This is a predicted structure of a 74-nucleotide RNA (transfer RNA) from a Candidatus Doudnabacteria bacterium. It matches the Rfam family "tRNA". By type it is a transfer RNA. Gene Ontology term of the family: triplet codon-amino acid adaptor activity. The coordinates come from a structure-prediction model, not an experiment, and the mean pLDDT is 81. Taxonomically the source falls in Candidatus Doudnaibacteriota (Bacteria, Bacteria candidate phyla).

């Protein structure tokens, strides 16, 4: 200094080539089952989808630019 890949909840991952309410498991918290723990069951919180901008009635998804991370080639 070119390439390509990732980037969504505390961690670990969907989100089916743009559509009206952003999910799931594990974790927290709270109830229930127990004499208690576990275990199983319900149920809540938690997210400005990495940033900043554009495109479009409409963006986690399409473009460009920056970050950060890991791979290749020089």
């Nucleotide at each position: 200094g070119g390439c390509c890949a990732u980037u969504u909840a505390g961690c670990u991952c969907a989100g089916c080539u743009g559509g009206u309410u952003a999910g799931a498991g594990c974790a927290u918290u709270c109830g229930g089952u127990u004499u208690a723990c576990a275990u199983c069951c319900g149920a809540a919180a938690g997210g400005u989808c990495g940033c900043u901008g554009g495109u479009u009635c409409g963006a986690a998804c399409c473009c460009a630019g920056c970050a950060a991370u890991g791979g290749c080639c020089a």